[in-house]
RNA sequence: AGGGUUUGAUCCUGGCUCAGAACGAACGCUGGCGGCGUGGCUAAAACAUGCAAGUCGCACGAGAAACCCCGGGCAACUGGGGCGGUACAGUGGCGAAAGGGCGAGGAACACAUGGGUAACGUACCUGGAGCACAGGGAUAGCCUAGGGAAACUUAGGAUAAUACCUGAUGAGACCACGGUCCCGCAGGGGACAGCGGUCAAUGGGCGGGGAUCCCUUUGGGACCUGUCGGCUCCUGAGCGGCCCAUGUCCUAUCAGCUAGUUGGCGGGGUAACGGCCCACCAAGGCUUCGACGGGUACCGGGACUGAGAGGUUGGCCCGGCGCAUUGGCACUGAGACACUGGCCAGACUCCUACGGGAGGCUGCAGUAACGAAUCAUGGGCAAUGGGCGAAAGCCUGACCCUGCGACGCCGCGUGCGGGAUGAAGCUCUUCGGAGUGUAAACCGCUGUCAGGGGUUACCAAGCGAGGGGAGGCAAUACCUUCCCGAGUUGAGGCGCCCCAGAGGAAGCCACGGCUAACUUCGUGCCAGCAGCCGCGGUAAGACGAAGGUGGCGAGCGUUGUUCGGAAUCACUGGGCUUAAAGAGCACGUAGGCGGGCCGUCUUGCGUCCUGUGAAAUCCCCCGGCUCAACCGGGGAAUGGCAGGGCGAACGGGCGGCCUUGAGGCAGGUAGAGGUGUGGGGAACUCUUGGUGGAGCGGUGGAAUGCGUAGAUAUCAAGAGGAACGCCGGAGACGAAGGUGCCGCACUGGGCCUGUCCUGACGCUGAGGUGCGAAAGCCAGGGGAGCAAACGGGAUUAGAUACCCCGGUAGUCCUGGCCCUAAACGAUGUCCACUAGGUCGGUGGUUCUCUGACGGAUCACUGGCCGAAACAAAAGCGAUAAGUGGACCGCCUGGGGAGUACGGUCGCAAGGCUAAAACUCAAAGGAAUUGACGGGGGCUCACACAAGCGGUGGAGCAUGUUGCUCAAUUCGAUACUACGCGAAGAACCUUAUCCUGGGCUUGACAUGUAGGAGCCUCUCCCUGGAAACAGGAUAGAGUUUCCCUUCGGGGUGUAAGCCUACACAGGUGCUGCAUGGCUGUCGUCAGCUCGUGUCGUGAGAUGUCGGGUUAAGUCCCAUAACGAGCGAAACCCUUGUCGCUAGUUGCCAGCGGGUCAUGCCGGGGACUCUAGCGAGACUGCCGGUGUCAAACCGGAGGAAGGCGGGGAUGACGUCAAGUCCUCAUGGCCUUUAUGCCCAGGGCUGCAAACGUGCUACAAUGGUCGCUACAAACCGAUGCAAGACCGCGAGGUGGAGCAAAUCGGAAAAAAGCGGCCCCAGUUCAGAUCGGAGUCUGCAACUCGACUCCGUGAAGUUGGAAUCGCUAGUAAUCGCGGAUCAGCUACGCCGCGGUGAAUGUGUUCCUGAGCCUUGUACACACCGCCCGUCAAGUCAUGGGAGCCGGUAACACCCGGAGUCGGCCCGAUUCAGGGCUGCCGAAGGUGAGAUCGGUGACUGGGACUAAGUCGAAACAAGGUA
Repeated sequence: AGGGUUUGAUCCUGGCUCAGAACGAACGCUGGCGGCGUGGCUAAAACAUGCAAGUCGCACGAGAAACCCCGGGCAACUGGGGCGGUACAGUGGCGAAAGGGCGAGGAACACAUGGGUAACGUACCUGGAGCACAGGGAUAGCCUAGGGAAACUUAGGAUAAUACCUGAUGAGACCACGGUCCCGCAGGGGACAGCGGUCAAUGGGCGGGGAUCCCUUUGGGACCUGUCGGCUCCUGAGCGGCCCAUGUCCUAUCAGCUAGUUGGCGGGGUAACGGCCCACCAAGGCUUCGACGGGUACCGGGACUGAGAGGUUGGCCCGGCGCAUUGGCACUGAGACACUGGCCAGACUCCUACGGGAGGCUGCAGUAACGAAUCAUGGGCAAUGGGCGAAAGCCUGACCCUGCGACGCCGCGUGCGGGAUGAAGCUCUUCGGAGUGUAAACCGCUGUCAGGGGUUACCAAGCGAGGGGAGGCAAUACCUUCCCGAGUUGAGGCGCCCCAGAGGAAGCCACGGCUAACUUCGUGCCAGCAGCCGCGGUAAGACGAAGGUGGCGAGCGUUGUUCGGAAUCACUGGGCUUAAAGAGCACGUAGGCGGGCCGUCUUGCGUCCUGUGAAAUCCCCCGGCUCAACCGGGGAAUGGCAGGGCGAACGGGCGGCCUUGAGGCAGGUAGAGGUGUGGGGAACUCUUGGUGGAGCGGUGGAAUGCGUAGAUAUCAAGAGGAACGCCGGAGACGAAGGUGCCGCACUGGGCCUGUCCUGACGCUGAGGUGCGAAAGCCAGGGGAGCAAACGGGAUUAGAUACCCCGGUAGUCCUGGCCCUAAACGAUGUCCACUAGGUCGGUGGUUCUCUGACGGAUCACUGGCCGAAACAAAAGCGAUAAGUGGACCGCCUGGGGAGUACGGUCGCAAGGCUAAAACUCAAAGGAAUUGACGGGGGCUCACACAAGCGGUGGAGCAUGUUGCUCAAUUCGAUACUACGCGAAGAACCUUAUCCUGGGCUUGACAUGUAGGAGCCUCUCCCUGGAAACAGGAUAGAGUUUCCCUUCGGGGUGUAAGCCUACACAGGUGCUGCAUGGCUGUCGUCAGCUCGUGUCGUGAGAUGUCGGGUUAAGUCCCAUAACGAGCGAAACCCUUGUCGCUAGUUGCCAGCGGGUCAUGCCGGGGACUCUAGCGAGACUGCCGGUGUCAAACCGGAGGAAGGCGGGGAUGACGUCAAGUCCUCAUGGCCUUUAUGCCCAGGGCUGCAAACGUGCUACAAUGGUCGCUACAAACCGAUGCAAGACCGCGAGGUGGAGCAAAUCGGAAAAAAGCGGCCCCAGUUCAGAUCGGAGUCUGCAACUCGACUCCGUGAAGUUGGAAUCGCUAGUAAUCGCGGAUCAGCUACGCCGCGGUGAAUGUGUUCCUGAGCCUUGUACACACCGCCCGUCAAGUCAUGGGAGCCGGUAACACCCGGAGUCGGCCCGAUUCAGGGCUGCCGAAGGUGAGAUCGGUGACUGGGACUAAGUCGAAACAAGGUA
């Protein structure tokens, strides 16, 4: 500090999401130790049990039991003493209002900060002053008697006090009166003296004392003294009460609220002010600076987060407040309306003898319940602190400790060093190896923590026998204080030493990107994952597992929540032309802001000082626990508030002056500015009349409609309503909506000029008010044309539309509503400033003597272009979207939704205001490249047109679909499959095609091991259809290497065979895992790169533009300059010529020969052959063109503008085709999906399609005769002549490895004869018969021949194909494959040889430029609405149910206050009663929520229905 995610890519806007930190947490897996913290967030729901507030005998009366001792008694027992003036209980005092808990309520003087109290209180504590005299009567306890189950209670009797009462005294306090002085902002405060009134006490407890006195018994009292206490008053400290200023959440879909309400007078009450309460009087008080209402919430110090500003939060600790089962009430007291006090009412629980009673854990533990979830019914008062006490001491669930929980933070450990042939296992593997990994084992060492044993400092200060000093005192008593000090106080914990031994101690999450970490297997849109994007449909780094790796580590992940990132509510620090966002426009209230100069004040502001801002926390320094967490000390900080001093520039107030802002005045001026009123012509329709006579009208084409009852057309006259042509414009005016014939009247605003007046009078503007197109509404008119609705005609699958014929509201006028809009410049109003250029409108000044015209210039105004700047870009650019200022309005992801509810306005329609649930990971803006368009321009192509011939009809051939079948193997499927893979299926081919029979290391390859003398060829027997199985052996032959006397011997098994094992094999699957090859766009002219430049960028430029070309071909121009792949050229062939070379080719001349033939000698001239050259380049001429490229025409030439043809196929597209050519990953199969064999099938046939052949005839058929090619093939081959056969063919074999021989007859053509338009002398299918040939074999299932038969067919519907010249058409010839052939196919060859077009409107395809786009798997795209189905949330809804807060009335507990009566020495007490008064009851509403038959829309959901609304001119913008 950012990242991911909208797109094909880009920039921007914008949301969603992630990485961080934190937590009183919870959940999952795991878990060694310790320290310090922390732990019911939910039910302020209910609680069993124990404990949590007592203490004082030095205030008082009374006062045991048990036990012990002594005495009496035989004993029972009794008397005295000790324990002991002890325990329990009581009177009295102090405390119990603290401490501890919780956060329900409360939006408030509750809290915080700062002030005030001249309006107050204060027990205990501190300092000071003074006092304590004289009396009295009761009452608990206790005793006696009684009631009750209990709780408890009644009556009588006796008694004490520091309990209670009366009187006295009054320094003093308080009150009243008037006086003097001082002070204050005020009502008043303070001091002093006077007079009058009112108000005290416990002389008690404990200790000591010696004279005197009293009672006189040990002794006690008076008295003296010490100490504690009592009373009055002043004072301090601390603590409180009350008041004020400021601050403190959301909601305006809460806008008005208020009757003790606001104030006054008088009173009551209080410690004290006050409507705090009451009577009376007045009518006030609060509120857009948010009253009132609703919701939510204890507040602060602080905590978390953050760079900060902020945001969130208030658990632990500290301060404050509130509460104590719910509600109400008072009493006591210094203090309470009182957590463990009281009374009443309610709910609940418990006891009960049914009559009555008891209770309150939001104290500490604990229980059950709730819940995702939160501990021990522990120890101790040793410490700190509190209460009481003179003290010892007692009490203390405050507190200190321990326990439980990884809940958090911090620390420690689970070992350290060495250790490689790198063990084993596991995983991966290209099988070589690699990883885990020095990791382990093993060797050496150490010893923390836990474990065992032992030991002890510290937390301890106090208390205190005894002793000493000092002080009080008359005192050596006593008391206080200080020192020494025997003895004594630890709940709990730490520390140290020793022993042993690597021993007891590692997991969790992740590994597609963000984000650090990768492989294999399993799975197969399943199971699953997921924070976002997204993974999974057979090779998943994303699921599950394993190995490995990364991260953290006694933890690790997940979930939840907060802040951050988010500048995504923007104060710091955002925006509003098009992304969300300027209100339709104006006027104007509050408010905000505001010109120049002078003076003054000091309110803001600045500065300094003072007070405060508690402690803790945070930060810094130092220190203590071995470190740290934690803790201690000191400092800093605490942005704030308040008070005081100073300053006066700025803001503000007040006063004065000014003119430039603003306004006024005067003179001009343009204009569809507004309102009213009058007038005009054109057109239209209607009416009347005339002419006229069959149609008119309307459309893409029609029809409906009108018309012989006379339309349309035309003339004349008349009527009516609406709108104002041309001028007219980028023009004018208005605030906007808007305004257009002419005149008149009234009227608003602007601009220019003058610079006379006012003197800041200004700008903006929440609410508010007015205006506000069209449509719509109400009432009354009007109504020509037009025209929703509606009717009809068309169109169409439909057509509730588009088109046509009609037509009513409405459009018009008057009055009144409505108040919306793409009310747009999608741009709020105002002010100032910031280059220019140009075209308009209006007014003025000036130049020339004047004017027109023109130039210059000033102001306002309407447009365009453009600098800088700005902007995401498009763009904007003095008319800003620039630079600043002022004010207002508005926005915060898309959908839901401008919807619901509520409110308000409206006659209604509806408007304004305006959510949520739920849902999505986007929705958007601008621009880019493509693609597309029933967009445009330019240009090509047999694309169309022009033309020739076909297909589609027939028969047959062939391929395909479909069907059939045991099987009809497989693939190819728009163009780009379909005479395609097949350039040869009878067997073979041939395949997991079918049926059947066989083989299993295999038909084929390599390796290892073993075996037998092996092996090869030929032959035999049985079974069999064969393959094969079983058997039998005979003959012949072959073999490595060595030696050799060539006789042979040795070696044996290399090859081959058998057996066994590794393995082979697969035309099995996946062409969507692939290579290679191929098709197609397309022989189209395109596709790119480097550098530079432009752009934030995608990208553009180059490659665009003007010409030109077949061409991105070339030229010109040019922020481009060059280059590459394509095009062209180079290559082959063909066309002309030359040279060379002449055999097998040729034969002119010479010679020879033949019936004849280059037959022979020869020849190289010619043809030809086949090698090398030449030739063509827009080179030349003319014209056009930009002085170009090039084009047109011409000359020459065999050939002319690429001469013809071929080969050659850019970047890429179609997941195009092919795993069955081949290769290949993965998967599958292994006595079978491999291999062999026989037979069948691939040829099956209701039907359909493609491609062909032959025809339908006379440009023909048939017969005869006569010509002229090219290319190619031939040795398991081509085969001549000859002979046989009608023929296919047969016999036979010359010649030829071929310019030599053969296939080989070319055919059409030409010449001649016949046929005479007919299903024929056309056509030949089909069928019968007879044959030939190939082959092991022609049944399924070959070709050919002959004879016979002689079908459909007479030129082919819609539709459709090819072809632009040696082309189409037509004619034959050859070849591959091949035994043969279903070839009419394919690939080639030549012969004859046209027609038409010079155009680009249309169809198809293509190229370039441009335009629009919501498309980008790219128009075979995208996408909308109804309906149907499922799920979810929500609105309305007859109602029903509940909550909340108030109101009115009824009732009225406890209780305070008041009244009357009784009582009585006093204080009490009793009875009755008034006001108020909780709960309760009744009633009418308000508001919030739940539920509800039915109903409304909404959202979402791979493959539903209907249409086709939008995106291109989206086919009606």
RNAcentral holds the sequence, with entries from SILVA. The RNA shown here (small-subunit ribosomal RNA) has 1517 nucleotides and comes from a metagenome. Model confidence (mean pLDDT): 84 of 100.